[in-house]
RNA sequence: AUCGCAGCAGGGGAUGGAGUCCCCCGCAAACCGCCCGUCACGGGCUGAUGACUCCUGGGACGUG
Numbered sequence: 001a002u003c004g005c006a007g008c009a010g011g012g013g014a015u016g017g018a019g020u021c022c023c024c025c026g027c028a029a030a031c032c033g034c035c036c037g038u039c040a041c042g043g044g045c046u047g048a049u050g051a052c053u054c055c056u057g058g059g060a061c062g063u064g
Base pairs, nucleotide, nucleotide: 010025011024012023013022016055017054018053019052020051021050033045034044035043036042037041
């Protein structure tokens, strides 16, 4: 210096950020919401969390 193997780093949990906890994946994988339908794709719907707390944004109702 090159090649191979192994490990680590790390990554993910349907829309943003942070902390804590839980789960999953890790050389490709974990992951990529729901309902109806003529299943072409068209139409409709909930939630900023995996869970808790806070911030930001959004929505509903009421009061000043």

This is a predicted structure of a 64-nucleotide RNA (Fluoride riboswitch aptamer (crcB RNA motif)) from an uncultured bacterium. Its mean pLDDT, the model's own confidence on a scale to 100, is 76. The model forms 100% of the base pairs in the Rfam consensus. It was read from a public genome assembly, where an Rfam model found it.